This is a predicted structure of a 349-nucleotide part of an RNA (large-subunit ribosomal RNA, domain IV) from an Elusimicrobiota bacterium. The prediction has a mean pLDDT of 88. Rfam family: Bacterial large subunit ribosomal RNA. Its family is annotated with ribosome and structural constituent of ribosome in the Gene Ontology. The organism belongs to Elusimicrobiota, within Bacteria.
Context: one part of a larger RNA
RNA sequence: CCAUCGUUAAGGAACUAGGCAAACUAGCUCCGUAACUUCGGAAGAAGGAGUACCAUAUUAGGGUUGUAGCAAUACAAUUUGAACUGGUCGCAGUGAAAUGGGCUUCGUGACUGUUUAACAAAAACUUAGGGCUCUGCUGAAAUCACAAGAUGAUGUAUAGGGCCUGAUGCCUGCCCGGUGCCGGAAGGUCAAGGGGAAGGGUUAGCCGCAAGGCGAAGCUCCGAACUUAAGCCCCGGUAAACGGCGGCGGUAACUAUAACCGUCCUAAGGUAGCGAAAUUCCUUGUCGGGUAAGUUCCGACCUGCACGAAUGGCAUAACAAAGAAGCCGCUGUCUCAACGAUGGGCUCG
Numbered sequence: 001c002c003a004u005c006g007u008u009a010a011g012g013a014a015c016u017a018g019g020c021a022a023a024c025u026a027g028c029u030c031c032g033u034a035a036c037u038u039c040g041g042a043a044g045a046a047g048g049a050g051u052a053c054c055a056u057a058u059u060a061g062g063g064u065u066g067u068a069g070c071a072a073u074a075c076a077a078u079u080u081g082a083a084c085u086g087g088u089c090g091c092a093g094u095g096a097a098a099u100g101g102g103c104u105u106c107g108u109g110a111c112u113g114u115u116u117a118a119c120a121a122a123a124a125c126u127u128a129g130g131g132c133u134c135u136g137c138u139g140a141a142a143u144c145a146c147a148a149g150a151u152g153a154u155g156u157a158u159a160g161g162g163c164c165u166g167a168u169g170c171c172u173g174c175c176c177g178g179u180g181c182c183g184g185a186a187g188g189u190c191a192a193g194g195g196g197a198a199g200g201g202u203u204a205g206c207c208g209c210a211a212g213g214c215g216a217a218g219c220u221c222c223g224a225a226c227u228u229a230a231g232c233c234c235c236g237g238u239a240a241a242c243g244g245c246g247g248c249g250g251u252a253a254c255u256a257u258a259a260c261c262g263u264c265c266u267a268a269g270g271u272a273g274c275g276a277a278a279u280u281c282c283u284u285g286u287c288g289g290g291u292a293a294g295u296u297c298c299g300a301c302c303u304g305c306a307c308g309a310a311u312g313g314c315a316u317a318a319c320a321a322a323g324a325a326g327c328c329g330c331u332g333u334c335u336c337a338a339c340g341a342u343g344g345g346c347u348c349g
């Protein structure tokens, strides 16, 4: 010097990103216990007192069994077993060891649970509860498979699948223009197929002196009209479907502000509630509280850069090895370091 421990004057978080680490607390009996609350809790809340040994005491009292008795009860056996009070010792009696520190406030998630085997345990996932949607059963819908077959299910809409939200309480506003989904006996568009107008090739034949021209049937090539499903266009519905939820100007008898008015645009212009927030850039916003002093914290304000209602909004008792702030107690975290123990390192051998 390193590791692991022990003790420490005075102070007591001044340490630090942060009380990290350590210390305090601790068992049992009794007393006592607030806000809030879903009446279950919160709660071991908090905060106090006692605690050894001897006598009291083969005690009082309790349990079981038996005997007597109608029963109350009495007695016996057995088992359990105090207190008041008195006394004794020590600095100290849960004498060692095991063995909660506590309180207040806020954000988030209701809770128990689950997770990144080996850097993340959480506010993430799940959850009960809520909603939308698909599915009527010969082979459901959905899923695996080329198929046979299987899961769903030896189930049947109080069942099963998919998606979203996430206990509970109070609620969940407006927009269907876009995208999606659902519905729609008309109309437009539209594939293969059907259809076969017209045209082409070939050539018996006919015309022509010839070159050549015309050209039936058959075969063959091409092929117009017309006909024709879904889809798309079109019409309507649907937002706990994907999503969206404005600007400018003026106006009140101080000023300021604008209940009010005008105007433009939109599918509709953000309702309730909340708000410098896990969301606020400017920003350490402003005011109040707490501190001697507070970029954090709590309560307000609203100018919401860029909250907002199941991509849920706002509250919420209980809960959390989780996050933020404060207080009491406690301490070598610190002022500021010291001494000691054990094992290493180091030196010598």
Base pairs, nucleotide, nucleotide: 001344002343003342004341005340006339007338008337010335011334014333019330027051028050029049030048031047036041038167052088053087054086055085061080062079063078064077065076066075067074068073089093101328102327103326104325105324106323108320109319113125114124129165130164131163132162133161134160135159142151143150144149168315169314170313171312173245174244175243178242179241180238181237182236183235184234187233188232189231193227194226199221200220201219202218205214206213207212246264247263248262249261250260273307274304285301286300287299288298289297